[in-house]
RNA sequence: GUGGCUGUAGCUCAGCGGUAGAGCUCCCGGUUGUGGUCCGGGCGGUCGCAGGUUCAAAUCCUGUCAGCCACC
Numbered sequence: 001g002u003g004g005c006u007g008u009a010g011c012u013c014a015g016c017g018g019u020a021g022a023g024c025u026c027c028c029g030g031u032u033g034u035g036g037u038c039c040g041g042g043c044g045g046u047c048g049c050a051g052g053u054u055c056a057a058a059u060c061c062u063g064u065c066a067g068c069c070a071c072c
Base pairs, nucleotide, nucleotide: 001071002070003069004068005067006066007065010024011023012022013021018055026042027041028040029039030038048064049063050062051061052060
């Protein structure tokens, strides 16, 4: 340099045009003599960035950045 994959919550990942979710973590409460386990609730996101298509974009298109793989 060329091609491909990945980028979404603090962490691991879903979501494949129509209100952004789960598990773990964290916080509050219940249970317990205390802690843990278990149960209930809550906080947390301009979906890597910029532009385009669309009534509507995390999702489709283009460019770009970062990481990984292959080739040269």
Transfer RNA from Candidatus Kaiserbacteria bacterium CG10_big_fil_rev_8_21_14_0_10_49_17, 72 nucleotides, folded computationally.
NCBI's taxonomy places the organism under Bacteria, Bacteria candidate phyla, Candidatus Kaiseribacteriota.
Rfam family: tRNA. Rfam classes the family as a transfer RNA.
It was read from a public genome assembly.